[in-house]
RNA sequence: GCACCUUUGGUGUAGUGGUAACAUAUUUCCCUUCCAAGGAAAUGCCCCGGUUUCGAUUACCGGAAGGUGCA
Repeated sequence: GCACCUUUGGUGUAGUGGUAACAUAUUUCCCUUCCAAGGAAAUGCCCCGGUUUCGAUUACCGGAAGGUGCA
């Protein structure tokens, strides 16, 4: 330098053109003499910019970070 892959709550992952999900975490409540475990609720996220579209996390273009291969 070229090609390919990945980027989603604090963390690990799912998802897909139409309100973004699960586990975990944090907080509150219930239970318990207390703690742990268990139950209920809340909090918090689509890497950035643009294009297409009625509507983009998703499709396209460019960029950033990380990884793999080739030179």
A computed fold for a 71-nucleotide RNA from a Flavobacteriales bacterium, annotated as transfer RNA.
Taxonomically the source falls in Flavobacteriales (Bacteria, Pseudomonadati, Bacteroidota, Flavobacteriia).
It matches the Rfam family "tRNA". It is annotated as a transfer RNA.
The coordinates come from a structure-prediction model, not an experiment, and the mean pLDDT is 80.